[in-house]
RNA sequence: UAACUAUCAAGGCAAAUUUUACGAAAGUAUUAGACGCAAAGCCACGGACCUACAGCAUUCAUUUUGCCAUGGUAGCCGGGUUGCCAGG
Numbered sequence: 001u002a003a004c005u006a007u008c009a010a011g012g013c014a015a016a017u018u019u020u021a022c023g024a025a026a027g028u029a030u031u032a033g034a035c036g037c038a039a040a041g042c043c044a045c046g047g048a049c050c051u052a053c054a055g056c057a058u059u060c061a062u063u064u065u066g067c068c069a070u071g072g073u074a075g076c077c078g079g080g081u082u083g084c085c086a087g088g
Base pairs, nucleotide, nucleotide: 004088005086012037013036017032020029021028022027035075041081042080043079045078046077047076048073049072050071055067056066057065
């Protein structure tokens, strides 16, 4: 320096639910809270999944029904990138 992780120490993040706000929704931020996580730090490049305002088609029905991300999920996986301590 690079890769790996059974244990020690110091810490870190924060699921469900919840306060408030934004959003058509999925969801996001925030408050409280810990299910868990060795990258559960960051990034939508690939796959997967969620939502469907608008748009297109359909319908007796200006949402009846369907299609569809330009929206979202990094705590779905892969990939990229940065990184603390300890031990072998």

Predicted 3D model of an 88-nucleotide RNA (c-di-GMP-I riboswitch aptamer) from Sporolactobacillus kofuensis. It was read from a public genome assembly, where an Rfam model found it. Its Rfam family is "c-di-GMP-I riboswitch aptamer". Gene Ontology term of the family: cyclic-di-GMP binding. About the family: GEMM was predicted in a large-scale screen for bacterial structured RNA regulatory elements.